[in-house]
Predicted 3D model of a 161-nucleotide RNA (Lysine riboswitch aptamer) from a chicken gut metagenome.
Of the family's consensus pairs, 100% are formed in the model.
RNA sequence: AGUAGAGGUCGCGCUGAUUAUGAGUACAUUGCCGGAUGUGCCGGACACAAAAGAAGGCAGUGGAAAGGGAGAAGCGCCGAAGGAUGAAAGCGCCGGAGCUUUCACCCUGGGCAUAUGGUGAACAGCCAUGUGACUGUCAUCCGUCAGGAUGGAGAGCUACU
Repeated sequence: AGUAGAGGUCGCGCUGAUUAUGAGUACAUUGCCGGAUGUGCCGGACACAAAAGAAGGCAGUGGAAAGGGAGAAGCGCCGAAGGAUGAAAGCGCCGGAGCUUUCACCCUGGGCAUAUGGUGAACAGCCAUGUGACUGUCAUCCGUCAGGAUGGAGAGCUACU
């Protein structure tokens, strides 16, 4: 340097179905009250709706979806992958936020529990950081073995060439 491979209390990611939540919510429509604003994420510009009655409230009827979950299946895999930061593009225009994609660079061995913060409709889930034990692996030391202690990081580890 090349090839192959291992980690597993859900190993990692993707996909489309199913299913609960979202939610009797948004929205549509009808009636009554109301009486001038409202909508397009925020500000601006602009556009649109509105006295043929805006917002808002109550009641009747009808009544979703997305993002985010769950269990299984299929597929691709073992830097699998995830995240922080920066840049570019898209989401009607300018600035901002957010989301998605791509690129650069950095961080993280893995999952779990827990605290805090962020995201979120959410006491879910996800993300970040801290802590805890667990687990794989290597080095050093101890041990007859089983194993134990300490330390390290995937730019690692094992096998073969």
The RNAcentral record of the sequence draws on MGnify. The coordinates come from a structure-prediction model, not an experiment, and the mean pLDDT is 81.